[in-house]
This is a predicted structure of a 72-nucleotide RNA (transfer RNA) from a Candidatus Stahliibacteriota bacterium. Lineage of the source: Bacteria > Bacteria candidate phyla > Candidatus Stahliibacteriota.
RNA sequence: GCCGACAUAGCUCAGUGGUGGAGCGAGUGAUCCGUAAUCACUAGGUCGUGGGUUCAAAUCCCACUGUCGGCU
Numbered sequence: 001g002c003c004g005a006c007a008u009a010g011c012u013c014a015g016u017g018g019u020g021g022a023g024c025g026a027g028u029g030a031u032c033c034g035u036a037a038u039c040a041c042u043a044g045g046u047c048g049u050g051g052g053u054u055c056a057a058a059u060c061c062c063a064c065u066g067u068c069g070g071c072u
Base pairs, nucleotide, nucleotide: 001071002070003069004068005067006066007065010024011023012022013021018055026042027041028040029039030038048064049063050062051061052060
């Protein structure tokens, strides 16, 4: 230099056009003599940035940034 994949909650990841989710973690409560475990509930997201397409975009297209991999 060229090609490809990925970027979503604190962490690991789903979600391929129509209400943003799960597990773990955090908080509160219940249970227990107490702790752990268990159960219930709650909070936590301008979906990497900027544009475009569309009635509607995390999702499709383009550019950029970052990470990883491959080729030279």

Its mean pLDDT, the model's own confidence on a scale to 100, is 84. The RNAcentral record of the sequence draws on ENA.